[in-house]
RNA sequence: CUAUCUGGAGAGCGGUGCGGCCAGCCGGCCAAACCCACCGAAGGAGAAAGCAGCCACGCGCUGCCAAACUCUCAGGUUCCAAGACAGAUGG
Repeated sequence: CUAUCUGGAGAGCGGUGCGGCCAGCCGGCCAAACCCACCGAAGGAGAAAGCAGCCACGCGCUGCCAAACUCUCAGGUUCCAAGACAGAUGG
């Protein structure tokens, strides 16, 4: 690094409802898309100390640079799925 297994948080079961299914009727269920409100632990982006260079030598300018921090593009907000990270076994 990789495969399998296990654990694994947060936030609305929100509104409208293209369509689909059940149904004798009233009605019920699922749900694309959009809207509003939210979450951060797929992915993505930002930038600190520091390092290097430049210089008008000024905590100046430019480049490189981390995260579980920050932003929410993406993703997510019942369940399912996903899930950073951790543990176990193997390659």
The RNA shown here (Glycine riboswitch aptamer) has 91 nucleotides and comes from a marine eukaryotic metagenome.
The prediction has a mean pLDDT of 82.
The RNAcentral record of the sequence draws on MGnify.